This is a predicted structure of a 73-nucleotide RNA (transfer RNA) from an uncultured archaeon. Model confidence (mean pLDDT): 80 of 100. Rfam family: tRNA. Its family is annotated with triplet codon-amino acid adaptor activity in the Gene Ontology.

[in-house]
């Protein structure tokens, strides 16, 4: 320098154009329970790396940039 593969809550990870204004598991809050922890039951908060294009309609397909990881030279 040149290809290839990644990015979704604190952290793991579903998603394959509309059924998702995004679901699940730990984690964190509040309540129940318990004499209290613990466990266990309900219920809550929290995210689509950034930009442009395609399209009625994009986490999802297409560029480019930015991280990250691999390979070549």
């Nucleotide at each position: 320098g040149c290809u290839c593969c990644u990015a979704u809550a604190g952290u793991c990870u579903a998603g394959a154009g509309g059924c998702c204004a995004a679901g699940g598991a730990c984690a964190c809050u509040g309540c129940c329970c318990u004499u209290u922890c613990a466990c266990g039951g309900c219920a809550g908060u929290a995210a689509c790396c950034c930009g442009a294009g395609u399209u009625c309609g994009a986490a999802u397909c297409u560029c480019g940039g930015u991280g990250g990881g691999a390979g070549c030279g």